[in-house]
RNA sequence: AGAGUUUGAUCCUGGCUCAGAGUGAACGCUGGCGGCGUGCUUAACACAUGCAAGUCGAACGAGAACGGGUUAUAGCUUGCUAUAACUGUCAGCUAAGUGGCGCACGGGUGAGUAAUAUAUAGGUAAUGUGCCUUAGAGAAGAGAAUAAUUGUUGGAAACGACUUGUAAUGCUCUAUAUGCCCUUAAUACAAAAGUAUGCAGGGGAAAUAUUUAUAGCUCUAAGAUCGGCCUGUACGGUAUCAGCUUGUUGGUGAGGUAAUGGCUCACCAAGGCUAUGACGCCUAACUGGUUUGAGAGGAUGAUCAGUCACACUGGAACUGAGACACGGUCCAGACUCCUACGGGAGGCAGCAGUGGGGAAUAUUGCACAAUGGACGAAAGUCUGAUGCAGCAACGCCGCGUGGAGGAUGACACAUUUCGGUGCGUAAACUCCUUUUAUAUGAGAAGAAAAUGACGGUAUCAUAUGAAUAAGCGCCGGCUAACUCCGUGCCAGCAGCCGCGGUAAUACGGAGGGCGCAAGCGUUACUCGGAAUCACUGGGCGUAAAGCGCGUGUAGGCGGCUCGGUAAGUCAGAUGUGAAAGCCCUUGGCUCAACCAAGGAAAGUCAUCUGAAACUGCCAGGCUUGAGUACGGGAGAGGAGAGUGGAAUUCCCGGUGUAGAGGUGAAAUUCGUAGAUAUCGGGAGGAACACCCGUGGCGAAGGCGACUCUCUGGACCGAUACUGACGCUGAGACGCGAAAGCGUGGGGAGCAAACAGGAUUAGAUACCCUGGUAGUCCACGCCGUAAACGAUGGGCACUAGGUGUAGAGGGUAUUGACCCCUUCUGUGCCGCAGCUAACGCAUUAAGUGCCCCGCCUGGGAAGUACGGCCGCAAGGCUAAAACUCAAAGGAAUUGACGGGGGCCCGCACAAGCGGUGGAGCAUGUGGUUUAAUUCGACGCAACGCGCAGAACCUUACCUGGGUUUGACAUCCCCUGACCGCUAUGGAAACAUAGUUUUCUCUUCGGAGACAGGGUGACAGGUGCUGCAUGGCUGUCGUCAGCUCGUGUCGUGAGAUGUUGGGUUAAGUCCCGCAACGAGCGCAACCCUUGCCUUUAGUUGCUAACAAGUAAAGCUGAGCACUCUAAAGGAACUGCCGGUGUUAAACCGGAGGAAGGUGGGGAUGACGUCAAGUCCUCAUGGCCUUUAUAUCCAGGGCUACACACGUGCUACAAUGGCCGGUACAAAGGGUCGCUAACCCGCGAGGGUGUGCCAAUCCCAAAAAGCCGGUCUCAGUUCGGAUUGGAGUCUGCAACUCGACUCCAUGAAGUCGGAAUCGCUAGUAAUCGUGGAUCAGCAUGCCACGGUGAAUACGUUCCCGGGCCUUGUACACACCGCCCGUCACACCACGAAAGCUGAUUGUACUAGAAGUCGUUGAGCCAACCUUUCGGGGACGCAAACGCCCACGGUAUGAUUGGUGAUUGGGGUGAAGUCGUAACAAGGUAACC
Repeated sequence: AGAGUUUGAUCCUGGCUCAGAGUGAACGCUGGCGGCGUGCUUAACACAUGCAAGUCGAACGAGAACGGGUUAUAGCUUGCUAUAACUGUCAGCUAAGUGGCGCACGGGUGAGUAAUAUAUAGGUAAUGUGCCUUAGAGAAGAGAAUAAUUGUUGGAAACGACUUGUAAUGCUCUAUAUGCCCUUAAUACAAAAGUAUGCAGGGGAAAUAUUUAUAGCUCUAAGAUCGGCCUGUACGGUAUCAGCUUGUUGGUGAGGUAAUGGCUCACCAAGGCUAUGACGCCUAACUGGUUUGAGAGGAUGAUCAGUCACACUGGAACUGAGACACGGUCCAGACUCCUACGGGAGGCAGCAGUGGGGAAUAUUGCACAAUGGACGAAAGUCUGAUGCAGCAACGCCGCGUGGAGGAUGACACAUUUCGGUGCGUAAACUCCUUUUAUAUGAGAAGAAAAUGACGGUAUCAUAUGAAUAAGCGCCGGCUAACUCCGUGCCAGCAGCCGCGGUAAUACGGAGGGCGCAAGCGUUACUCGGAAUCACUGGGCGUAAAGCGCGUGUAGGCGGCUCGGUAAGUCAGAUGUGAAAGCCCUUGGCUCAACCAAGGAAAGUCAUCUGAAACUGCCAGGCUUGAGUACGGGAGAGGAGAGUGGAAUUCCCGGUGUAGAGGUGAAAUUCGUAGAUAUCGGGAGGAACACCCGUGGCGAAGGCGACUCUCUGGACCGAUACUGACGCUGAGACGCGAAAGCGUGGGGAGCAAACAGGAUUAGAUACCCUGGUAGUCCACGCCGUAAACGAUGGGCACUAGGUGUAGAGGGUAUUGACCCCUUCUGUGCCGCAGCUAACGCAUUAAGUGCCCCGCCUGGGAAGUACGGCCGCAAGGCUAAAACUCAAAGGAAUUGACGGGGGCCCGCACAAGCGGUGGAGCAUGUGGUUUAAUUCGACGCAACGCGCAGAACCUUACCUGGGUUUGACAUCCCCUGACCGCUAUGGAAACAUAGUUUUCUCUUCGGAGACAGGGUGACAGGUGCUGCAUGGCUGUCGUCAGCUCGUGUCGUGAGAUGUUGGGUUAAGUCCCGCAACGAGCGCAACCCUUGCCUUUAGUUGCUAACAAGUAAAGCUGAGCACUCUAAAGGAACUGCCGGUGUUAAACCGGAGGAAGGUGGGGAUGACGUCAAGUCCUCAUGGCCUUUAUAUCCAGGGCUACACACGUGCUACAAUGGCCGGUACAAAGGGUCGCUAACCCGCGAGGGUGUGCCAAUCCCAAAAAGCCGGUCUCAGUUCGGAUUGGAGUCUGCAACUCGACUCCAUGAAGUCGGAAUCGCUAGUAAUCGUGGAUCAGCAUGCCACGGUGAAUACGUUCCCGGGCCUUGUACACACCGCCCGUCACACCACGAAAGCUGAUUGUACUAGAAGUCGUUGAGCCAACCUUUCGGGGACGCAAACGCCCACGGUAUGAUUGGUGAUUGGGGUGAAGUCGUAACAAGGUAACC
């Protein structure tokens, strides 16, 4: 410090996720030791048991029990035991009681509390303070009770009642009192409040104890400590909480308090708080700190420390220096326990512990030795504070689980290309060490004189022996680390992206590796990364985001200049910011963690002093911002009143007759009752053609005939005036298209709804005919629009160019122009700059300042609930649960479009001939079957693989055999094998018999072949063409596909390759930020067309000769044809025109051939997971007495049917018969076969020639000549069937071809639809070949005869280039929307039901304080005649206040609810096709 994830790729926006650190943690697996820390985060839930606050006998009475002492008695072991009495003098001690001090500390918890808290800084002249310290003064004299105790007595108990009786440092009275308290004349200071001094008057103290010195006691003053109260500032969320408040705000007086104060009361006034967030609701103890972060910030508030609050829940006071009191009291309530049912007792949020809750948190331990606390004079007692120990890897830190050597690189395991490789110096083995462990021995510091829980602990020594000690997670990317097996969208994984459908580095296991390590992972939470709430440090044209527009309040911001002030600001000083922590430096535990000491740091703090630039404030001035006055012209600016013509419609009348209207085409509709058309007249409403212009005006919405009236704003000009009067603007107020609503008018045209007609599968639409609200007017609502420049307002600055509107100036002119120029508006282009890009660019989206509004992933949703507005429709404000990993912007390359442009192709058109109908052949589907082997499926499967299934082929089926195998290699044995014969058998084969080797040799043997045997292995047309190679098809012989360098762009990419011409062509030319190059095109190759040369046999025959029935048959010749080799020839080369002077095109000449002469071979980058594992090769998987192999027979030839490709036909351009002519290219010895004979024929017989320019196949056929048939199911057609044969072949039954005789089916030119072909082509005619024993209508090749048509590119199909749109990229066979149906999920509404909290009104009124009364009771003081009386006090009653409770009625907020509403998510459901292309009616608000 970043990374992954939206896309085919890119840049941006934007969310989600990861890597880091942390924790009072928990869970999983694992676990050796020690040190230091930490340990109920949940139920402030309930608690058994024990302990946690006592102490003082030097305050007091008392003294049972116990000990001591003394005396007496008894027993006897004569100094012991037992008993009794006395004594509390001495030394102790004491449960209970009176009294003092403490119990308000320490310890726990965080429920409440958003301020009576906390933090920080102040104030208290408005205050208290036990114990402690200092100073001063003092302590005189009396008195009455009471607990304990005794007795009686109530009660189960708790606890009492009465009686008797006693003490004190308990209580009371009197005296004294400098000072103290209250009141106060007067004086001084002072603005006041008040302070100081203070005559006189009034008031109030005390305690003793003891050995002797102490400890106490009272008053006063001061200090210290600890508080109380008050103030400034800071300290959560929510406005879907906007108004709150009656003791409320203030005053006067009084009460109350330690003290100020509405703290309380009476009276008076009507205030006080609030958008700088009152009031309400929700949440929450606060801080030092902790954690994270570079910081600013964010989150947090365990342990430790400070403060606060609480103590079962609520209320209340008492005591006291201090409490409204955790281990006190009273009352009420809930709960638990005891009970004799009458009553009582209790409060672990102290330490342990229990139950419960929970994912989860420890021992009913030891000790007061240390530190500290209470009491005490002290010894000391108490102390679950504390110090220690126990449990827990909960955290941090440290240590160990061995070290060195050791290669045959062992075994095992894993893997393998079978060679090896990894684990791996790892192990074994050798040597060494002993931290730890175990055992034994020694043994601290902590303690100042005594005292050690920890603890026989830390530590040390000795002995033993590598001995006792390694796991966890991960290994697709992010992210370090890879292979094998298993599994087969299953099981499973997953933080995100995503893995898994038979070769998974992603699941599970294994081997190996990586990381950390006594831990490692997971989960949860916090910060970070996240600049993803942006102060530091973001944005708003199109990604989320500018309010529809204005006026203007608060607020924010604000021109030049002078003076003052000092709030902000800046500087210095002082105080404070507890300790601990963080940081730095040292030091102590062996180190570290940990601990200690010192320092530094830390505030938006407070106070004081100073500065005066800037901001603020006060005062004065200025004119440039702003405004006013004056003069002009422009304008659909607004409102009202009036006027006008054109057109539509309707009405009346005339003319006139059969249609009109409407559409893609129609129909509904109108019309013979007279329409449409046309003429005249009239009515009525609405809108204002031309002018009209990216022209004008207005804030926006918006405004368009003309005239008048009223009225707003802007602009220009030149002076004068005011003197900052300004800008923005939360709330607020106003305006605000269309539609809609209310009331009343109006209604011509248009036109939602509606009706009808069409279209359609449907058509609740698009089209047509009608048609009502509405559109218009007046008044009033509504308040929204893609209200858009998707761009808030203001000011300033920053190149230009060119239009246009208004006003002005200059020059010139007779004048109008022209030209130059200023201001204001409105457009276009464009530099810098900005921008993700597109684009913006003086009218900014540039550069700055000021103010407002708004945004923070998509969906749910601009929805629900609540509130406000509205008559309603609805508007404004505005969430969440849940769900996804994207949603989105701009641009790029493709693909696509029922987008556009250009161009090509037998693509259409123009033609010729077919297919589709028939019969047959052949292939396929389907069906059948034991099997009908397998593959190929739009074009690009279907006369395809198959250039030829009777056996074989053959892969299929049935049956019969074989198992190292039919075939290959290696090893061993034998020597023959083969063959022949016989038997069985369908054969394979089995059995028996017979026969018995070959080559080489160094004589050992080796090799070949054959048989037998063993195991390695063979074999597989078994699977996967979606694991592959190779080969092939197809787009397409279409003109394309790319690269290097350069340039442009952030980038994907672009440019080149686009453009203008041209071509069959990315062919060539020109232009151009491109310049070149490659694969394709073309050419080079073959063939064919002309000529020449060479060469003439088997070819040819012109001349010569010979010769025949005829014949190159012969001599001869090579001229010609031909053959087959080498050359030539054609290049837009020449001429004319067009064209840009180009490329090229058009025409012409010459030429055998002319613009690629014809044909062929040749197939770019790539596409289709195209085809082929059954040609071959090959990975993996499967099989191995079988999925291998041999054999026989069967099947691949089946047959209701459907399709493809063909053949033959339907006839007269023909059939049949007879005669007769002309090819090319091939093939031939396991062959082609002449001639002759036989057969009607297929063929047979005999046999010649030919290994081929020699012989043969071989007859070419259509054609031509002649004859016949005469339009018929025929002399067409030949299927089918019967019979008879031929040939091949072991074998023609299933299942061959051919021949002859007989038979003579369908078919009379073929629906929708569809195919081929542009010239030697189509059509038509025959010929040959491959395969092959035999079998062709198929395939491949050959020649003969030989057309028609092409205007043209609108349309169909396919393709190329450019451009455009796109929500497509698996690329339109794409994407995608909504209802419905089903399942699940969360949410809203809902008659209600049921909780919680809370307000108001009334009621109620325990305990208690205070007040009143106080008949009843009453020790201290006073008085007394001693009886009493008085005073004080108490009980009791009453009153105010008030907790729990009750009634009524609201509010807020939960839970639940039949039913209901929409939403989300789900597998390939249903219906349509709304959107994306002109998405087929442009889309959208």